[in-house]
RNA sequence: GCUUUAGUGGUGUAAUGGUAGCAUAUGACCCUUCCAAGGUUAGGAUUCGGGUUCGACUCCCGACUUUAGCA
Numbered sequence: 001g002c003u004u005u006a007g008u009g010g011u012g013u014a015a016u017g018g019u020a021g022c023a024u025a026u027g028a029c030c031c032u033u034c035c036a037a038g039g040u041u042a043g044g045a046u047u048c049g050g051g052u053u054c055g056a057c058u059c060c061c062g063a064c065u066u067u068a069g070c071a
Base pairs, nucleotide, nucleotide: 001070002069003068006065007064010024011023012022013021018054026042027041028040029039030038047063048062049061050060051059
């Protein structure tokens, strides 16, 4: 340099065009003599820019980062 993989809460992982979920972690409360475990609840995310569409995590283009391969 060329081709390819993947970018989603702190972390991991779903969502093949129609209100972004789950687990874990964190805070509060309940339970307990206390801790742990358990229960309830709260906050927290789509890498960036443009395009298509009534509507985009999703489709298209470009950039950045990243995985693998070739040279």